This is a predicted structure of a 100-nucleotide RNA (Bacterial small signal recognition particle RNA) from an Anaerolineae bacterium. NCBI's taxonomy places the organism under Bacteria, Bacillati, Chloroflexota, Anaerolineae. Rfam family: Bacterial small signal recognition particle RNA. About the family: The signal recognition particle (SRP) is a universally conserved ribonucleoprotein involved in the co-translational targeting of proteins to membranes.

[in-house]
Order: sequence, then C1' cells, then structure tokens
RNA sequence: GGCUGGGUCCUGUGCGGCGAGAAACUGCGAACCUGGUCAGGUCCGAGAGGAAGCAGCCAUAAGCAGUCACUCUCGGGUGACACGGGGGUGCCUGGCCUGA
Repeated sequence: GGCUGGGUCCUGUGCGGCGAGAAACUGCGAACCUGGUCAGGUCCGAGAGGAAGCAGCCAUAAGCAGUCACUCUCGGGUGACACGGGGGUGCCUGGCCUGA
C1' cells in the first nucleotide's frame, strides 16, 4: 500500500425486562326502581291453606379498593441480548498478500 471479516451507524424480526391497561382473585357495595329467604304485620278463605310482601339476613349488578404470580393488549433513546438486511465518509480491531 492492497484485499477481506467484525464492531461502532441505520433498519427488521424474535426474546427478556420496564411501564400502563384489561382479565383473574379477595373485600366492600343499590331504603325503592336486582334475586332468594322473608320474622312482624296485611289481604283472601267457614276452615285447611293460599297471595302479596316491609324490616333483617344472604347472594350479587353498576362501581370502588387491594393483591400480585400466571394470561392477554399496547408502548419506549428498554438490553455491552440473538439472528437477518443495508451502508463503506470516518474511527477501532482481526486475517492474508506485497514492498521498503
């Protein structure tokens, strides 16, 4: 000096991780316009019985709070991660050849 590979650069995919949301679990949760059970009382009936049904209790809806592992969705200047593509101005590094 030449050739060539890799990294730095750009980009795509995947994986992990972070954040948010949803789902899930638990708890709370509608005087009436949810359900069940409906004391007391009311109504029907000669009676046996039946009907509606307040309070209470239970279970929940809408919703609220908490829990974080799993699951799903979304996002990024996430990552000395993987693979592929692009680029050869510059920098770093490896190999080969040649000359002094």

The sequence was found by an Rfam model in a public genome assembly.